This is a predicted structure of a 112-nucleotide RNA (FMN riboswitch aptamer (RFN element)). The model forms 100% of the base pairs in the Rfam consensus.
[in-house]
RNA sequence: ACAUAUCUUUGGGGAAUGGUGAAAUUCCAUACCGGUGGUAAAGUCCACGAGCGAGAGCCGAUCAGGUGAGAUUCCUGAACCGACGGUAAAGUCCGGAAGGGAAAAGAAUGAA
Numbered sequence: 001a002c003a004u005a006u007c008u009u010u011g012g013g014g015a016a017u018g019g020u021g022a023a024a025u026u027c028c029a030u031a032c033c034g035g036u037g038g039u040a041a042a043g044u045c046c047a048c049g050a051g052c053g054a055g056a057g058c059c060g061a062u063c064a065g066g067u068g069a070g071a072u073u074c075c076u077g078a079a080c081c082g083a084c085g086g087u088a089a090a091g092u093c094c095g096g097a098a099g100g101g102a103a104a105a106g107a108a109u110g111a112a
Base pairs, nucleotide, nucleotide: 002110003109004108006107007106008105009104010103017029018028019027031092032091033082034081035048036047037046038045043080044079051058052057062078063077064076065075066074084095085094086093
């Protein structure tokens, strides 16, 4: 380094400040966050998980310039996206959830 009807552990972040209002971490200004594998390092590419559906299946969002052999991944600038139920309308609060889970690390066993 390889294999597996085996085992263990790990496995999602974020509302600070102000405004309006009877009431909002939900609206407005503004702030903040980004699962797993692949690939030049990715929330926005490809795939998976999650989510939705009785099932087949469905399922969000990025451009311009620069460097480079190579980057929608880095740098500069400007954008955009985010399930369901509850509640003054929620990516950030509460809840299903001490749940599920892609996968990661290790162990065991086997063969060379």